[in-house]
Context: one part of a larger RNA
RNA sequence: GACGAACGCUGGCGGCGUGCUUAACACAUGCAAGUCGAACGGUAAGGCCCCUUCGGGGGUACACGAGUGGCGAACGGGUGAGUAACACGUGAGCAACCUGCCCUUGACUCUGGAAUAACAGUUGGAAACGGCUGCUAAUACCGGAUACGACCUCUGGCGACAUCGCCCGGGGGUGGAAAGCUCCGACGGUCAAGGAUGGGCUCGCGGCCUAUCAGCUAGUUGGUGAGGUAACGGCUCACCAAGGCUUCGACGGGUAGCCGGCCUGAGAGGGCGACCGGCCACACUGGGACUGAGAUACGGCCCAGACUCCUACGGGAGGCAGCAGUGGGGAAUAUUGCACAAUGGGCGAAAGCCUGAUGCAGCAACGCCGCGUGCGGGAUGACGGCCUUCGGGUUGUAAACCGCUUUCAGCUCCGACGAAGCGCAAGUGACGGUAGGAGCAGAAGAAGGACCGGCCAACUACGUGCCAGCAGCCGCGGUGAUACGUAGGGUCCGAGCGUUGUCC
Numbered sequence: 001g002a003c004g005a006a007c008g009c010u011g012g013c014g015g016c017g018u019g020c021u022u023a024a025c026a027c028a029u030g031c032a033a034g035u036c037g038a039a040c041g042g043u044a045a046g047g048c049c050c051c052u053u054c055g056g057g058g059g060u061a062c063a064c065g066a067g068u069g070g071c072g073a074a075c076g077g078g079u080g081a082g083u084a085a086c087a088c089g090u091g092a093g094c095a096a097c098c099u100g101c102c103c104u105u106g107a108c109u110c111u112g113g114a115a116u117a118a119c120a121g122u123u124g125g126a127a128a129c130g131g132c133u134g135c136u137a138a139u140a141c142c143g144g145a146u147a148c149g150a151c152c153u154c155u156g157g158c159g160a161c162a163u164c165g166c167c168c169g170g171g172g173g174u175g176g177a178a179a180g181c182u183c184c185g186a187c188g189g190u191c192a193a194g195g196a197u198g199g200g201c202u203c204g205c206g207g208c209c210u211a212u213c214a215g216c217u218a219g220u221u222g223g224u225g226a227g228g229u230a231a232c233g234g235c236u237c238a239c240c241a242a243g244g245c246u247u248c249g250a251c252g253g254g255u256a257g258c259c260g261g262c263c264u265g266a267g268a269g270g271g272c273g274a275c276c277g278g279c280c281a282c283a284c285u286g287g288g289a290c291u292g293a294g295a296u297a298c299g300g301c302c303c304a305g306a307c308u309c310c311u312a313c314g315g316g317a318g319g320c321a322g323c324a325g326u327g328g329g330g331a332a333u334a335u336u337g338c339a340c341a342a343u344g345g346g347c348g349a350a351a352g353c354c355u356g357a358u359g360c361a362g363c364a365a366c367g368c369c370g371c372g373u374g375c376g377g378g379a380u381g382a383c384g385g386c387c388u389u390c391g392g393g394u395u396g397u398a399a400a401c402c403g404c405u406u407u408c409a410g411c412u413c414c415g416a417c418g419a420a421g422c423g424c425a426a427g428u429g430a431c432g433g434u435a436g437g438a439g440c441a442g443a444a445g446a447a448g449g450a451c452c453g454g455c456c457a458a459c460u461a462c463g464u465g466c467c468a469g470c471a472g473c474c475g476c477g478g479u480g481a482u483a484c485g486u487a488g489g490g491u492c493c494g495a496g497c498g499u500u501g502u503c504c
Stems, first nucleotide, its partner, number of pairs: 001503003005500005012371006018364002020329001025327003029324003034071003039068002042064002046062001047060005078282003088206007097199002102195008110144004119134006150174007157166003208254003215245003220242008257279004261272004284305005307318004335361001337360003343357001344355004374404004384395004408445001410440005418431001421428002448493005453474003459488005469476002
C1' cells in the first nucleotide's frame, strides 16, 4: 500500500459498488420454463345471445381448463467438489467433421391409408397411478408417384499432401412434402448448394510442489481387418509383432478449476484468481442410456446407495452448488420485497403470455468518493479545570455576547428523463410522489478514535512501588515512572479510528 475481511470504541447524510472466503452440510414454504386456438379433435370454467319447470339446457368461439401436436425446456441462473488434463491460454490444422432457428440461391409442395389421446362406459388402488371396451382429428403416424440436383457403388478426366479433393459424363441402387387462414397477403413444409452462428477433433508452445516417489506400462506401443462415431483414432474387438514412456524427471504422492485480469513493486519479479468477462467441470452419491440439430440433460428418465417424508403396510414421493428463506458450522456475510416499465430470452403472424435473467427497492460505514456537524466579530484574556518558582502560565477567541448564513436532515407545494418503445385508439414507469425545483423555521438535529520513552508527530501532575500493569522491537515498573493507571494539556486521523489476519 491492498482486502469479499473480522473484532473493539464511535457513528449525521448521499452517490456508486460489494456482501457464506467455513459444511459441494441438511433443507420447511413460495416462486425460478413455458408458449402457440393462425397445427388438431374439442368445450371444463368465464363472457355474449336464446330458451327455461329457475334445477338447468342450447348456441357462439369473445375466450379456453385438460388432451394430441409443434417449438423451447441443451439458453439464461448457481457452484468450484473433482481435474496437473489438449482442462485452460496462445498459435496452427481438419484432403477427418456436425450445425435447429436465421440469410442467399435453385427446384418441388401430387395421391392415398390405418390408428390413437382427449371423450364416453366400466373397473383396480389409501394414494401415486393405472387396466379393459367403444368413438374421433391433425402440421401426429405409415404407404405410393416424381426427384435435375443429393447419398452409396462401378467407371472416364483433372488436381494434390499418403489416406484423398474437384469437375464432367454414363450404368445400377436408396430415401422426402403438410397444411392453416375474418385478413388471400403473408406465415409455413420438403430436397439440394452456399453463408452466418454455434460446436467437435488433432497438434506446437506455455503456466504448481515433491527424488525421504526411479523406474512405469498388457489395450500397454504399433500393424492388418472389422465394428462404432457427425468425424480421425486401440475409441472398441479379433489376430499378429514387442513395443511405448523416463534424470530435458516418466510413474507415484501432495495441492489446485484455468485465463482476461486484481494487488504490490521504479522495474524485473512476487502473491492472488472475490465482483465483471471468456473457457472448463459439476448438479444428493455412483452408474446408464433415451429423446433431440444439440445433453454434465440442475428444476427429464432408469438402476443402485445413503438420507428425509407419506402410507390403509400392499406401495409411493423427494433432491435449493436457481431467488428469497430455515437449521447447522463459523470471527463472519443481507429481504421468505416490487415489476416485467426498460434491456435481453422462450413461444406466438400479432396482441400477448412466461421470465427470482434483468431492472429496482430493503439490510450492512463492508469499500471508494462527496458533503455536513456552521461563518464573521468578540478580553492585555470571565468562571471552572490543570500546572506553578505563588509572580503567574495554560485550556483560550475557546466560551458567554453581537451580527450573519441555512448545505444536509425536517415541513409545505410542484414534480421528471428513462417511452425515438408498444398500441387502431384510449392508454401504458416497478423504481416513485423518488431524483430535481420553489418556499418555511431555527445554529437549530449531527464527533469520535488511537497515540504522546526511541523508532515516531505529541509532556506535565498525581496514584502505584519489579506490585498492578504495558509491550511491534529495544525495553518500562523495586518511592522523584514524559513507558503502568487517572487527569489536564498535546499530536495524528476524522464518520471514522484502532487491533488482528493475509499478500507485496